[in-house]
RNA sequence: AGGGGUAUAGCCAAGCGGUAAGGCAGGAGGUUUUGAUCCUCCCAUGCGCAGGUUCGAAUCCUGCUACCCCUG
Numbered sequence: 001a002g003g004g005g006u007a008u009a010g011c012c013a014a015g016c017g018g019u020a021a022g023g024c025a026g027g028a029g030g031u032u033u034u035g036a037u038c039c040u041c042c043c044a045u046g047c048g049c050a051g052g053u054u055c056g057a058a059u060c061c062u063g064c065u066a067c068c069c070c071u072g
């Protein structure tokens, strides 16, 4: 320099145009003599950045950034 991949909450992670599941962690309560386990509820303008397309974008398009891989 060229090509490919990944980027979603503190961590892991689903999603494939219609407003974002789940688990771990965390908070409150119940249960328990206490703790653990178990049960219920809660959890932040969480989709790398900037534009574009669209009535509507995490999702499609363009550029960029970070990291990983391949080629030279």
Stems, first nucleotide, its partner, number of pairs: 001071007010024003018055001026042005048064005

Transfer RNA from Marinobacterium sp. LSUCC0821, 72 nucleotides, folded computationally. The coordinates come from a structure-prediction model, not an experiment, and the mean pLDDT is 81. Rfam family: tRNA. Gene Ontology term of the family: triplet codon-amino acid adaptor activity. Rfam classes the family as a transfer RNA.